This is a predicted structure of a 148-nucleotide RNA (SAM riboswitch aptamer (S box leader)). The sequence was found by an Rfam model in a public genome assembly. Its mean pLDDT, the model's own confidence on a scale to 100, is 76.
RNA sequence: CGCUCAUCCAGAGGGGCAGAGGGAUACGGCCCGUUGAAGCCCCGGCAACCCUCCAGCUGGUUACUUGCGCAACUGGGCGCGCGAGGCCCCGGCUAGGGAAGGUGCCAAAUCCGUCUUGCGGCGAAGUGCGUCGCGAGGAAGAUGAGGA
Repeated sequence: CGCUCAUCCAGAGGGGCAGAGGGAUACGGCCCGUUGAAGCCCCGGCAACCCUCCAGCUGGUUACUUGCGCAACUGGGCGCGCGAGGCCCCGGCUAGGGAAGGUGCCAAAUCCGUCUUGCGGCGAAGUGCGUCGCGAGGAAGAUGAGGA
């Protein structure tokens, strides 16, 4: 950065400074906060994206062994197809383990809603509208790994 992909109902807090706000933005709701918000610093922790170990499955490529077949040629040989087996390299997926380092994170689902849509309830209702509940998707955002 109007870029790509993955994840977002799990998990993990103490101290010091500070002193009134905070939960991304707008609105609505609901929360947190003087028993101390934001911010900064120290220490601790969580997690496992990057990283790494192991197992299984799988894809591609190169080369090897072996059997059968086909075409052409016949002098040897070469090519193609199918089956079986083993090795190496690269990648993907799944399950499990690790945590030194790079990030991240440590109230509430990304706190909830907003846009579209399915189902159901209700209403002064008629393929419709309003509202409530549950679900699916999207938008926006956050974090990581990449890309430009």